[in-house]
RNA sequence: GCAUUUUUUAAAGCGCCUGAACUAAUCCCUCGAACGAGCAGCACCGGAUUAGUUGACGAGGAGGAGGUUUAUCGAAGUUAUCGGCGGAUACCUCCCGGUUGUACCGGCACAAUCGACAGUUCUUCUUUAAAUCAUUAAGGCAACUUAAUGGACAAAGGGAAGAGAUUGCUGGUG
Repeated sequence: GCAUUUUUUAAAGCGCCUGAACUAAUCCCUCGAACGAGCAGCACCGGAUUAGUUGACGAGGAGGAGGUUUAUCGAAGUUAUCGGCGGAUACCUCCCGGUUGUACCGGCACAAUCGACAGUUCUUCUUUAAAUCAUUAAGGCAACUUAAUGGACAAAGGGAAGAGAUUGCUGGUG
């Protein structure tokens, strides 16, 4: 240093890279096992090999079990944040739990809807956006990487307040 096994840690625009794109070196004439020598050329393009680089910017999201795969929202953009693989709090079914269904408190059903901040629709307010951009620093031959400073700009979802609509049967109280 490599391989295998075991253990531990980390992450959800999270992790990885063989397609692809980009960068660098050597070669793309002759001899030669190689080192090297000789010759030719010196613009650009192209090709091969090797080694690298890129490959998601935040917000938001977890009752349990099983299943499934193109799992919410916008910003930016050279529209490659393409493509591929894996994962993931999404989604579906069941179970558990909560809430609502028109005076109040119960019971039995039915329906809907959520997840212990636990009903739905609408309105208002609120909930630190980050990258991109600009100016710099460091590393690298380079492609690029890491970081600092400055100034902004979202949507969904959550929370608070208000308003609207919304099943039956039955017991009791008023």